[in-house]
RNA sequence: AGGGUCAACUGGGCAGUCGCCGCUUUAAUUGAAGCUUUAUAAGCGCUAGUUAGAGGGGAGGAAAGUCCGGACUUUAUAGAGCGGAGUGCCAGGUAACGCCUGGGCAGUGCAAACUGACGGCAAGUGCAGCAGAAAGUAAACCGCCUUUCAAUAAUUCGUUGUUGAUCGGUAAGGGUGAAAUGGUGCGGUAAGAGCGCACCGCGUUGGUGGUAACAUCAAUGGCAAGGUAAACCCCACUCAAAGCAAGGCCAAAUAGGGUUCCCGUUUGGGUAGUUCGCUAUCCAUAUAGGCGUGGCUCGCGCUGGAACCGGGUAGGCUGCUUGAGCCAAGAAGCGAUUCUUGGCCUAGAUGAAUGACUGUUCUCGACAGGAUCCGGCUUAUAGGUUGACCCUCACU
RNA sequence: GCCUUUGUAGCUAAGUAGGAUUAGCGCGAGAUUGAAGUUCUCGAGAGGUUGGUUCGAAUCCAACUGGAGGCACCA
Numbered sequence: 001a002g003g004g005u006c007a008a009c010u011g012g013g014c015a016g017u018c019g020c021c022g023c024u025u026u027a028a029u030u031g032a033a034g035c036u037u038u039a040u041a042a043g044c045g046c047u048a049g050u051u052a053g054a055g056g057g058g059a060g061g062a063a064a065g066u067c068c069g070g071a072c073u074u075u076a077u078a079g080a081g082c083g084g085a086g087u088g089c090c091a092g093g094u095a096a097c098g099c100c101u102g103g104g105c106a107g108u109g110c111a112a113a114c115u116g117a118c119g120g121c122a123a124g125u126g127c128a129g130c131a132g133a134a135a136g137u138a139a140a141c142c143g144c145c146u147u148u149c150a151a152u153a154a155u156u157c158g159u160u161g162u163u164g165a166u167c168g169g170u171a172a173g174g175g176u177g178a179a180a181u182g183g184u185g186c187g188g189u190a191a192g193a194g195c196g197c198a199c200c201g202c203g204u205u206g207g208u209g210g211u212a213a214c215a216u217c218a219a220u221g222g223c224a225a226g227g228u229a230a231a232c233c234c235c236a237c238u239c240a241a242a243g244c245a246a247g248g249c250c251a252a253a254u255a256g257g258g259u260u261c262c263c264g265u266u267u268g269g270g271u272a273g274u275u276c277g278c279u280a281u282c283c284a285u286a287u288a289g290g291c292g293u294g295g296c297u298c299g300c301g302c303u304g305g306a307a308c309c310g311g312g313u314a315g316g317c318u319g320c321u322u323g324a325g326c327c328a329a330g331a332a333g334c335g336a337u338u339c340u341u342g343g344c345c346u347a348g349a350u351g352a353a354u355g356a357c358u359g360u361u362c363u364c365g366a367c368a369g370g371a372u373c374c375g376g377c378u379u380a381u382a383g384g385u386u387g388a389c390c391c392u393c394a395c396u
Numbered sequence: 397g398c399c400u401u402u403g404u405a406g407c408u409a410a411g412u413a414g415g416a417u418u419a420g421c422g423c424g425a426g427a428u429u430g431a432a433g434u435u436c437u438c439g440a441g442a443g444g445u446u447g448g449u450u451c452g453a454a455u456c457c458a459a460c461u462g463g464a465g466g467c468a469c470c471a
C1' cells in the first nucleotide's frame, strides 16, 4: 500500500415563525366535600374543570415479526395421576429463556475467524422408490480356485493344456447404487478371507491432566456394532391456562326477552291447604347435572347451565409508566455478569401527539414510527466514524 | 393491540406416519362439419418464497411473506 475478519458508535446540522400531546407553575373564573362565624348567609377552600401567560420535555436501533422468556392481572397462590408440548456436548451467568459468556468436539478457511437441533439406531419397532445377484439374523451375476463328467489337442501313456457342463469354496477384482459388513501394506492360501502381523480406525479396561465435556498414554479384544431419531420411540431436564380488548371502579340505556338441548334428584323435619291419597312452600343433609377446567380421571370452588336469535350502551376514571431503569467511578471475574458509592428522571396518546414552512450549510440523508412493561432472538437498513487482529507485496 | 387459521395448474377440489402430483371446468393443436357447436384424440400448465434435515421433501424443521376469521361492556 492492497485485500480481509471481528467489535463498538452514529443514523443530517444550525437559526427563525406557526402549530400538536403530556408535565410544572402564575393569574382569572367555576366550584363539590370539609372548616370557621354574628348561620335561608358570608369567608377560607385539598382535589378538579375552563381561559390566558411562562418554563421545561416529547419515538427506535430495530419502536417491526409476535418467534422464545419473564413481570403484572384473573381463574384453587396454581393441586394429584395419565396424556401432551419443549429443550438436549460441558461449566458458568441471569428474574427467566430455546438467550449470553467461556471451554470441548466436528466442519470450512493459508490465517484472523466463522458455522453446528452436538444425548441415544453395539434398547425395541419401522423405513430405504428405481437400479442391482444381494438393502439388513446379508448376498455368488460376471470373475478367481477346487471336485466330477464330456469334447478336443499334446503325450515319456503316468498325465497336462483348452472349451463346456456340474458340485463346492471365495467378498481380492468388475458391475449397480446415496449407501455393499473396517482401510492400507506384508505374510499366508488351491483361490481367498482379521486367517496372522504392523500402522490407522473402532470397542473395553486402567493410569495421567482437567470441576466437567474431553484429551493423552498403556494394555487388551479381533470386526461382532451400516444409514435414518427435524421416523415412532428411549433417557435426562423444564412446562397450569388466558391475556391490558387482562383486570378494577363509576355512569348511561332496554323488549331485564325468545327458541333448542341437558338438569331440576334423595333423605329428614317444620308450616299451610286437603277429598287424608297427597299437593305447595321453607330449612337442613347427601347427590345428579352444568360451569370454572381449553385431552381424560380424581380433587377443589361456584351453582342451574350451554348454543343460537334478538335488545341496549359504545361514555369517563384506573391499570399507565420509578424500572430486573440510565450515567459515572471503584471493586470481583478470562468473560457474560455481579457488588458498592454518587448523580439523574428521560413519551404516555385513545381517531390516537412529536409536524409544517422559510433561510443557511454539508458528504444531500437508508430501514422505518411507541400503545401494559422489560430481557432476548430473527428480519429490514443509504452512508459515515473508530478500534483490534489476519494475509499478501515492498522497504528498513 | 392480542389470538387463531390457511396458501397445490387460470378456477374449484383430492392426496400427508417422505419414494416420478391427481381429477373436473378452462386453454392450445388435430379429427369430425360447408362453417360453428357437440363429440373423440393428443398436449402444455402447479406445491407462497428462501434455507436446513435426508440418498430423496408438496409432506419434516426454521425464517420471511400473502389471505381469512375472532376478541368490548350491560341485561
Stems, first nucleotide, its partner, number of pairs: 001392010012361007020058002023055008034044004060367001064378002067376005072243004079298004084239005089103005104118001105116004119234002124232002126228002141174002143170003148165007182200006202221008247318004257309006265286001267284007289303004311470003325344008362365001397467007406421004415451001423439005444460005
Molecule: RNase P RNA; transfer RNA
Organism: Kangiellaceae bacterium